[in-house]
The prediction has a mean pLDDT of 83. Small-subunit ribosomal RNA, 5' domain from an uncultured bacterium, 531 nucleotides, folded computationally. The RNAcentral record of the full RNA draws on ENA.
Context: one part of a larger RNA
RNA sequence: AACGAACGCUGGCGGCGUGCUUAACACAUGCAAGUCGGACGUGAAAGUUUCUUUCGGGGAACGAGUAAAGUGGCGCACGGGUGAGUAACGCGUAAGUAAUCUGCCCCGGCAUCUGGAAUAACCUGUCGAAAGGUGGGCUAAUACCGGAUACGGCGAGGAAUCGGGAAAGGGAGCUGUCGUAAGAUGGCCUCCGUGCUGGGAUGAGCUUGCGUACCAUUAGCUAGUUGGCGGGGUAAGAGCCCACCAAGGCGACGAUGGUUAGCGGGUCUGAGAGGAUGAUCCGCCACACUGGAACUGGAACACGGACCAGACUCCUACGGGAGGCAGCAGUGAGGAAUAUUGCGCAAUGGGGGAAGACCCUGACGCAGCGACGCCGCGUGGAUGAUGAAGGCCUUCGGGUUGUAAAGUCCUGUCGGAUGGGAAGAAUGUUCAUAUGGUUAAGAGCUGUAUGAAGUGACGGUACCAUCAAAGGAAGCACCGGCUAACUCCGUGCCAGCAGCCGCGGUAAUACGGAGGGUGCGAGCGUUGUUC
Numbered sequence: 001a002a003c004g005a006a007c008g009c010u011g012g013c014g015g016c017g018u019g020c021u022u023a024a025c026a027c028a029u030g031c032a033a034g035u036c037g038g039a040c041g042u043g044a045a046a047g048u049u050u051c052u053u054u055c056g057g058g059g060a061a062c063g064a065g066u067a068a069a070g071u072g073g074c075g076c077a078c079g080g081g082u083g084a085g086u087a088a089c090g091c092g093u094a095a096g097u098a099a100u101c102u103g104c105c106c107c108g109g110c111a112u113c114u115g116g117a118a119u120a121a122c123c124u125g126u127c128g129a130a131a132g133g134u135g136g137g138c139u140a141a142u143a144c145c146g147g148a149u150a151c152g153g154c155g156a157g158g159a160a161u162c163g164g165g166a167a168a169g170g171g172a173g174c175u176g177u178c179g180u181a182a183g184a185u186g187g188c189c190u191c192c193g194u195g196c197u198g199g200g201a202u203g204a205g206c207u208u209g210c211g212u213a214c215c216a217u218u219a220g221c222u223a224g225u226u227g228g229c230g231g232g233g234u235a236a237g238a239g240c241c242c243a244c245c246a247a248g249g250c251g252a253c254g255a256u257g258g259u260u261a262g263c264g265g266g267u268c269u270g271a272g273a274g275g276a277u278g279a280u281c282c283g284c285c286a287c288a289c290u291g292g293a294a295c296u297g298g299a300a301c302a303c304g305g306a307c308c309a310g311a312c313u314c315c316u317a318c319g320g321g322a323g324g325c326a327g328c329a330g331u332g333a334g335g336a337a338u339a340u341u342g343c344g345c346a347a348u349g350g351g352g353g354a355a356g357a358c359c360c361u362g363a364c365g366c367a368g369c370g371a372c373g374c375c376g377c378g379u380g381g382a383u384g385a386u387g388a389a390g391g392c393c394u395u396c397g398g399g400u401u402g403u404a405a406a407g408u409c410c411u412g413u414c415g416g417a418u419g420g421g422a423a424g425a426a427u428g429u430u431c432a433u434a435u436g437g438u439u440a441a442g443a444g445c446u447g448u449a450u451g452a453a454g455u456g457a458c459g460g461u462a463c464c465a466u467c468a469a470a471g472g473a474a475g476c477a478c479c480g481g482c483u484a485a486c487u488c489c490g491u492g493c494c495a496g497c498a499g500c501c502g503c504g505g506u507a508a509u510a511c512g513g514a515g516g517g518u519g520c521g522a523g524c525g526u527u528g529u530u531c
Stems, first nucleotide, its partner, number of pairs: 001530003005527005012377006018370002020334001025332003029329003034074003039071002042068001047062006081287003090212008100204002105200008113147004122137006154163003169192003173188006213259003220250003225247004230242003262284004266277004289310004312323004340367001342366003348363001349361004380410004390401004414472001416467005424458001429453010475520005480501003486515005496503002
């Protein structure tokens, strides 16, 4: 000098930060990932009105194609947490990938033809205490499966060529035909999709050089081990895996073993070199009760998915089931020690969506608690000598506290009261008007301009004005030397102090108290740790 600090005494206000360093201990409760009806088939109820009735009830319309569950799509691999493991291509840095992949997004090209069979929801039967399961029947799709066509890509071939290989539709507007209507079926146009393909962007996988803690009181280690050939496997190279063959490979330039540890940007210190460190923020990695192996998917071997085993907790009709806060709050425990079961999606960002609507978002924005840290402000200013009283000391003359107080005159920060009152919010949304494109069109879709309306959790907060009033706001440590600051009383090697030297045994500036002083100040000291 510093700190994610703790402890003691004390404590007025604000701003900005920051807050389980210990048990990766166990967790009650709530929330933290959904969304799309413009992919699809179903489809309530309460209630209101009304009709009817044998007064028990029954029917119809609205509610409402709403709620809801289901099929399907996208998301759930992001965001958020933690630091257990890891001494490693994990991280950092510089390269390679002619050994690779990349959903959504952007730019370009070509297509988007024609058929089929199911299944959930639903109805019905049945098993189970439950969780849940099972049989039969019906139905749709952008779900699933054929066929056609296909540049390139794939396979065969020396080539010509041959073989095999794709798709999905939905919405708005205008309009035609059939039909009384409901509806059915066409055309045009536009928006969103689908398939193949070329490129981009982004993200990722893999490989390599160099760097990356301590112990030699760890000296030898190694059989898929090192290499080859052939296969398998992967998006992709490789003993990554397998069969066979060879006997290699690593090591005092520290192998192997052990201990400790997430790494970096940074942070602290220091004139620097260096040393220590890795909270908050950013990048990377690893993990998600413990261990293991996979599925889906562009990407996971997947925190709030699934399976198996284990420990633990809970339910049970004892047959069997359910769970995973190292997400945000919160609880217990551990500990010297670390916060609210708060508000809001208004902003920023993310997911879904045709949408900029809307929904979701404990990310995030805010508020709450803690002097935990940094910074700022205040606790008054001026005047006031009879140097008042009181305290303390005294050589008894006086000295000191001390302009300090009182008194007088002012001021109005903070806090208090009253009134006004934001920015953050408009390049976004909705509506209107004008106009451009498309079009037969003034429709729809889409672009531009202008105008209007409306949207704030924080919050009646910040800020401003007015009012009253010195009123509500100072402590802590030290005073032997180091080291700024001295006297008296008590005690008597006792009680005690102490960072080092050392004080205390009857005159203690060193113990305890008092007066006085010194230092810092809403803090001051102590302890711990680093330089």